[in-house]
Molecule: Glycine riboswitch aptamer
Organism: Acidimicrobiales bacterium
RNA sequence: CGCUGGAGAGCAGCGGCCACGGCCGCUCACCGACGGGGAAAGCCGGCCCGACCGGCGAAGCUCUCAGGUUCCACGACAGCG
Numbered sequence: 001c002g003c004u005g006g007a008g009a010g011c012a013g014c015g016g017c018c019a020c021g022g023c024c025g026c027u028c029a030c031c032g033a034c035g036g037g038g039a040a041a042g043c044c045g046g047c048c049c050g051a052c053c054g055g056c057g058a059a060g061c062u063c064u065c066a067g068g069u070u071c072c073a074c075g076a077c078a079g080c081g
């Protein structure tokens, strides 16, 4: 890089556009596995060497900014080449 598998949550309501496939805006309710934010143990430094303060510090954890909630598409991750 290519192929394959791949979960969750509204076929929500209102308005507009439409080539009638669908798209956009708003509202409420939800999901976490594109992306993104957070920080534990531990380590390092400052200091009156104790407390305290600061720094580094992972995720399938957590938050939901983004994204997503029929199908399609996307999809962390996994397998094959």
Stems, first nucleotide, its partner, number of pairs: 001081005010028001012027006029069003035065001036063003042056005